[in-house]
RNA sequence: GCGCGGGAGAGUUCGUUCGGCCACCGCCGGGCGGCGCCGAAGGGGCAACCUCCCCGGAACCUCUCAGGCACCAGAACUGUGC
Numbered sequence: 001g002c003g004c005g006g007g008a009g010a011g012u013u014c015g016u017u018c019g020g021c022c023a024c025c026g027c028c029g030g031g032c033g034g035c036g037c038c039g040a041a042g043g044g045g046c047a048a049c050c051u052c053c054c055c056g057g058a059a060c061c062u063c064u065c066a067g068g069c070a071c072c073a074g075a076a077c078u079g080u081g082c
Stems, first nucleotide, its partner, number of pairs: 001082006011035001013034009036069003042065001043063003049057002
């Protein structure tokens, strides 16, 4: 690095618009905008820590740029095989 398994959090919120379903009430999905929120893709910051020293490396801490907030997907990390 690849395959398989495990793997959290936070609005299925409000407005608008488009499409689909429907006898009706309504329901589902997509786009755009607003406010609220999460942190475990990535990225940044400090620095615990690693080291005899220097250099160097460096978090699950922190920021929330990105990403994410029903399910799915993704997912740091982890078990296992190559």